A computed fold for a 319-nucleotide RNA from Fervidobacterium islandicum, annotated as Bacterial RNase P class A. It is recorded under the gene name rnpB. The RNAcentral record of the sequence draws on ENA. It matches the Rfam family "Bacterial RNase P class A". The family's RNA type in Rfam is ribozyme.
[in-house]
RNA sequence: CGAGGGGAGCGGACAGGCGCAGGCGGUCGCACAAGGCUGACCUGAGGAAAGUCCGGACUCCGUGGGCAGGAUGCUGGCUAACGGCCAGGUGGCGCGAGCCACGGACAGGGCCAUAGAAACGAAAACCGCCCUAUUUUAGGGCAAGGGUGGAAAGGUGAGGUAAGAGCUCACCAGCGGUGCAGCAAUGCACCGGCUUGGCAACCCCCAUCCGGAGCAAGGCCAAGCAGGGGGUAGGGUGGCUCCGCCCAAAUUCCCCCGGGUAGGCCGCAUAGACAGAUGCCUGUCUAGACAGAAUCCGGCUUACAGCUUCCCUCGGGUA
Numbered sequence: 001c002g003a004g005g006g007g008a009g010c011g012g013a014c015a016g017g018c019g020c021a022g023g024c025g026g027u028c029g030c031a032c033a034a035g036g037c038u039g040a041c042c043u044g045a046g047g048a049a050a051g052u053c054c055g056g057a058c059u060c061c062g063u064g065g066g067c068a069g070g071a072u073g074c075u076g077g078c079u080a081a082c083g084g085c086c087a088g089g090u091g092g093c094g095c096g097a098g099c100c101a102c103g104g105a106c107a108g109g110g111c112c113a114u115a116g117a118a119a120c121g122a123a124a125a126c127c128g129c130c131c132u133a134u135u136u137u138a139g140g141g142c143a144a145g146g147g148u149g150g151a152a153a154g155g156u157g158a159g160g161u162a163a164g165a166g167c168u169c170a171c172c173a174g175c176g177g178u179g180c181a182g183c184a185a186u187g188c189a190c191c192g193g194c195u196u197g198g199c200a201a202c203c204c205c206c207a208u209c210c211g212g213a214g215c216a217a218g219g220c221c222a223a224g225c226a227g228g229g230g231g232u233a234g235g236g237u238g239g240c241u242c243c244g245c246c247c248a249a250a251u252u253c254c255c256c257c258g259g260g261u262a263g264g265c266c267g268c269a270u271a272g273a274c275a276g277a278u279g280c281c282u283g284u285c286u287a288g289a290c291a292g293a294a295u296c297c298g299g300c301u302u303a304c305a306g307c308u309u310c311c312c313u314c315g316g317g318u319a
Base pairs, nucleotide, nucleotide: 001315002314003313004312005311006310007309008308009307010306012285013284014283015282016281017280018279020044021043022042023041024039025038026037027036028035046290050301051300053299054298055297056296057295058214059213060212061211069210070209071208072207073206074088075087076086077085078084089102090101091100092099093098103205104204108203109202110199111198112197126146127145128142129141130140131139132138133137154172155171156170157169158168159167173195175192176191177190178189179188180187181186218266219265220264221263224261228257229256230255231254234247235246236245237244
């Protein structure tokens, strides 16, 4: 210098002008009310406010057990919790820095199109190879080679054989056992018999977790009209009383009570509601991305012009 890997951060700045919302102060107002006006005052979108994917707070309902259903899935830790994060393990990819994946396929069922002899059962033989009879052909042996397929039942080599084959042996892979190391996943060493297809994002099995609904949750205040419950036995007229008249007992009048509705407030936040503010103009700087809060918080994912910074890898050059 070039090409890359992994993090972290910013994502317009400054000046002037005009505005918006909330708060606080001032002022008008009987007033520390409502409301109006006002201010060299304070605060006012994001890294993702987004998708609403996961977890929680909060609220109401439920709160005996089970089934059903859902989620997660190598190991250890962190955390309020998580499907998140950190570290480790194994496998795969990359020259590398690094990146990606993750329970169980001898519990059982199911599926594996086409092709192919055969797709799971110690099953099967198309071309082949070998033996016998007599060559065509027939009978028998084999699964090394070819062919089909995403996948053909350990791999390579040697021995062996009529030809072959874990049939035998060595090494490797896998499985099981023992020992050692590690909290563990697992690793290493030795031994053993020789060996078992794939899919669990098809059902399923195992382990762990999950009650339901969600801020239109939910709570408080509360008219008018109508209706409900209770009390009183009367009420109207006349200044009052008696009397009279009228009304009511098919429940009027008066008083009390409680529920709901309209409406208001809280929930609601050191931005935040009327579900509605957080902006615009000018100048300079190449001025430019994705994108706009609605109960709150922790994550994940997705979108993103441009810029800054740290660590690391590979290649080349110069000293």